[in-house]
Bacterial RNase P class A from an Acidimicrobiia bacterium, 362 nucleotides, folded computationally. The model forms 90% of the base pairs in the Rfam consensus. The organism belongs to Acidimicrobiia, within Bacteria. The sequence is in RNAcentral, with records from ENA. A source record names the gene rnpB. Rfam family: Bacterial RNase P class A. By type it is a ribozyme.

RNA sequence: CGAGCCCGUCGGGCGGUCGCGGUCGAGAGACCGAGGAAAGUCCGGACUCCACAGGGCAGGGUGCUGGAUAACGUCCAGGCGGGGUGACCCGACGGAAAGUGCAACAGAGAGCAGACCGCCGAUGGCCCCGAAAGGGGCUCAGGCAAGGGUGAAACGGUGGUGUAAGAGACCACCAGCACCGCGGGUGACCGCGGUGGCUAGGCAAACCCCACCCGGAGCAAGGCCAAGCAGGGACGCCAGUGGCCCGCCGAUUAAGUCCCGGGUAGGCCGCACGAGCGUGGCGGCAACGUCACGCCCAGAUGGAUGGCCGCCCCGGAGCCUCCGGCUCCGGACAGAAUCCGGCUUACAGACGGACUCGCAGC
Numbered sequence: 001c002g003a004g005c006c007c008g009u010c011g012g013g014c015g016g017u018c019g020c021g022g023u024c025g026a027g028a029g030a031c032c033g034a035g036g037a038a039a040g041u042c043c044g045g046a047c048u049c050c051a052c053a054g055g056g057c058a059g060g061g062u063g064c065u066g067g068a069u070a071a072c073g074u075c076c077a078g079g080c081g082g083g084g085u086g087a088c089c090c091g092a093c094g095g096a097a098a099g100u101g102c103a104a105c106a107g108a109g110a111g112c113a114g115a116c117c118g119c120c121g122a123u124g125g126c127c128c129c130g131a132a133a134g135g136g137g138c139u140c141a142g143g144c145a146a147g148g149g150u151g152a153a154a155c156g157g158u159g160g161u162g163u164a165a166g167a168g169a170c171c172a173c174c175a176g177c178a179c180c181g182c183g184g185g186u187g188a189c190c191g192c193g194g195u196g197g198c199u200a201g202g203c204a205a206a207c208c209c210c211a212c213c214c215g216g217a218g219c220a221a222g223g224c225c226a227a228g229c230a231g232g233g234a235c236g237c238c239a240g241u242g243g244c245c246c247g248c249c250g251a252u253u254a255a256g257u258c259c260c261g262g263g264u265a266g267g268c269c270g271c272a273c274g275a276g277c278g279u280g281g282c283g284g285c286a287a288c289g290u291c292a293c294g295c296c297c298a299g300a301u302g303g304a305u306g307g308c309c310g311c312c313c314c315g316g317a318g319c320c321u322c323c324g325g326c327u328c329c330g331g332a333c334a335g336a337a338u339c340c341g342g343c344u345u346a347c348a349g350a351c352g353g354a355c356u357c358g359c360a361g362c
Base pairs, nucleotide, nucleotide: 001358002357003356004355006353007352008351009350010349012312013311014310015309016308017307018306020033021032022031023030024029035333039344040343042342043341044340045339046338047218048217049216050215059214060213061212062211063210064078065077066076067075068074079093080091081090082089083088094209095208099207100206101203102202116148117147118144119143120142123141124140125138126137127136128135129134156174157173158172159171160170161169175199177196178195179194180193181192182191183190184189222269223268224267225266231260232259233258234257235256239253240252241251243249276295277294278293279292280291281290282289283288313331314330315329316328317327318326319325320324
């Protein structure tokens, strides 16, 4: 210098002006007012109400180990496997020598497999030569699985012994497996040695087995106040009905007044001091924890957080009297609604740090 990899930060600034929401204030006014993802609503919790003796079944989820955490499917560190020259990246990564099941196409054969081409044909059979012993031939029976071929996958690899041809049939070494021992590690696991039999294939985001976790609904949760209408109760003048008529008395209906419970509209709380943020110290490899000091940081409810102007910043294009200046265009994704921790997705551009590879120079 060029490629690359990982982590982190920011994601326009200042001023004026006109507005909007909130808090405080008698008022003038003062102060505050989106995000790294506020998003998707995919996980986990706080909080609230309902249910609940304990345990089991069913159902769902998670799945290497250790740690972090309120918790997690998240994060950190490590192990193993895979990829990359490398920094580094990816992995639902428990169990397939418990059981059941599945495997398209191709292929002879795909699960206690199989013989298409091929090799052999020792033995048996047939044919030929031969007096016989024996020799030769066919490849019919049959033997074999080395080589070829199919496939994602064909029942270890290399070399030798052996044989008619062959084969873990046997042997040596190697790979792998099971068991045992020793050593290291908290552990996953790793290293070394021995024994064994000769290979026990794949798939569990198939059923299943094992271990652990999980009650349900959600801020439209939930609570408080409470018009109007309807309901209940008390009192109930006059009046209507009615006791055949009248009076008295009393019943009932009912205006009206007052009270009551539930509760709609509406209002308030929940609801903004919190697993909070910043700086520094300490512990820890780290995630994270802890201590000290400082700070207060949106709370709407048809739902505010915006528009314009000036100066500056960054990028691009054009022009000029190219040290430089002027003009024009552009500056993303998006946007709270109970709160918090994650994951995932979107994002113009700018900056910082650690590291890797290549080339060149000293």